[in-house]
C1' cells in the first nucleotide's frame, strides 16, 4: 500500500425527539420518497416510524 475478515466502535434506514428491536453500511459506504409529461422543467400524491410505544408539530371530526 492492496485485499479479505471481525465489530468493544462509528454512520445510515424520504420532515422533529426519546426508548426497544430489526436491517444496511465502513467514508470509494449505507441514505437522499412515488407517479405523469418531459430533459434538469412543470404538475400530482403518501408519510413526522425501518417496525412498535410515547411526546411534539401539522391535518380532520366531535364535545365543553
Nucleotide at each position: 500500500c492492496a485485499u479479505g475478515g471481525u465489530a468493544u466502535c462509528g454512520g445510515g434506514g424520504a420532515u422533529g425527539g426519546a426508548g426497544u428491536c430489526c436491517c444496511c453500511u465502513g467514508a470509494u459506504a449505507a441514505g437522499c420518497g412515488c407517479c405523469c409529461a418531459g430533459g434538469u422543467u412543470g404538475g400530482g400524491c403518501u408519510g413526522a416510524u425501518g417496525a412498535c410505544u410515547c411526546c411534539u408539530a401539522c391535518u380532520c371530526a366531535g364535545g365543553c

Model confidence (mean pLDDT): 76 of 100. A computed fold for a 64-nucleotide RNA from a Deltaproteobacteria bacterium, annotated as Fluoride riboswitch aptamer (crcB RNA motif). The source organism's lineage runs through Bacteria, Pseudomonadati, Myxococcota and Myxococcia.